């Protein structure tokens, strides 16, 4: 000087669904519960180019379910936000000094 891993801090990106019951009820809203998940509105969780966090395709296709991206495909598709700072640790290269 540089690379990887871990930790901390800061900055940024993202999603928050489905059904059941009760209350109110024109539409709809609120509360509780259940399912899946990292996360179902927490300054929590996840992700930041070695990017499947997340969006588009999508009122998609196959399967499942009480219902739902719930599972898989789509996906070597198209997009998508840090060349961040500090510390620890393990390597690599160069210069200088000593022998």
């Nucleotide at each position: 000087u540089u690379u990887g891993u871990c930790c901390g801090c800061c900055a940024g990106g993202g999603g928050c669904a489905u059904c059941c019951u009760u209350c109110a009820u024109g539409g709809u809203g609120a509360a509780g519960g259940a399912u899946u998940g990292a996360g179902a509105a927490g300054c929590a969780c996840c992700c930041u180019u070695g990017g499947a966090a997340c969006c588009u395709g999508a009122u998609c296709c196959g399967g499942u379910u009480g219902a739902u991206a719930c599972c898989g495909g789509c996906g070597u598709a198209g997009g998508a936000a840090g060349a961040g700072c500090g510390g620890a640790u393990a390597g690599a290269g160069a210069a200088c000094g000593c022998a």
Description
This is a predicted structure of a 99-nucleotide RNA (TPP riboswitch aptamer (THI element)) from Allomicrovenator marinus. Its mean pLDDT, the model's own confidence on a scale to 100, is 76. The RNAcentral record of the sequence draws on Rfam.